[in-house]
RNA sequence: AACACCAAUAUUCCGAACUUCCAUGCUGGAAGACGGGGGAAAACAUUUUGGGGCGAAUCCGCCAACCCGUUUGAGGGUUUGCGGUAGGGAAGGCCCGUUCCCGAGCCCGUCAGCUAACCUCGUAGGAAGCAAAGGGGCAUGCG
Numbered sequence: 001a002a003c004a005c006c007a008a009u010a011u012u013c014c015g016a017a018c019u020u021c022c023a024u025g026c027u028g029g030a031a032g033a034c035g036g037g038g039g040a041a042a043a044c045a046u047u048u049u050g051g052g053g054c055g056a057a058u059c060c061g062c063c064a065a066c067c068c069g070u071u072u073g074a075g076g077g078u079u080u081g082c083g084g085u086a087g088g089g090a091a092g093g094c095c096c097g098u099u100c101c102c103g104a105g106c107c108c109g110u111c112a113g114c115u116a117a118c119c120u121c122g123u124a125g126g127a128a129g130c131a132a133a134g135g136g137g138c139a140u141g142c143g
Base pairs, nucleotide, nucleotide: 011128012127013126014125018032019031020030021029022028033123034122035121036120037119038118044113050111051108052107053106054105059084060083061082062081064079065078066077067076068075087102088101089100090099093138094137095136096135
């Protein structure tokens, strides 16, 4: 000096998951704010394959292996991998375009469409670290 790894400041990012007050008898309480679920009539919607919720995370194709099936004319299912896709994210706010990335997972338990009043629940978890955190435009606020 280069490379790799660990930690981490300013500043933050995904997400509803934040702020304030009172407590400190030990998974505390309350308010505000944000977010979710249940829940009438009318109208609308709904089927019979159980159904449903949170979330952007749905759907499709291909190769291989295995299982079920086949009149060997036929397919179906599961798993890994690959490619795409509805949709979603990227640094004060909004819009445009380029580029990069995600496109998971979990829960209820035979039960819930929508739905005013009303009832009820959550406020976690994870991550980055000079960067595409970049370009153009508009507005607002502060100095």
Overview: c-di-AMP riboswitch aptamer (ydaO/yuaA leader) from Alicyclobacillus sp., 143 nucleotides, folded computationally. The prediction has a mean pLDDT of 78.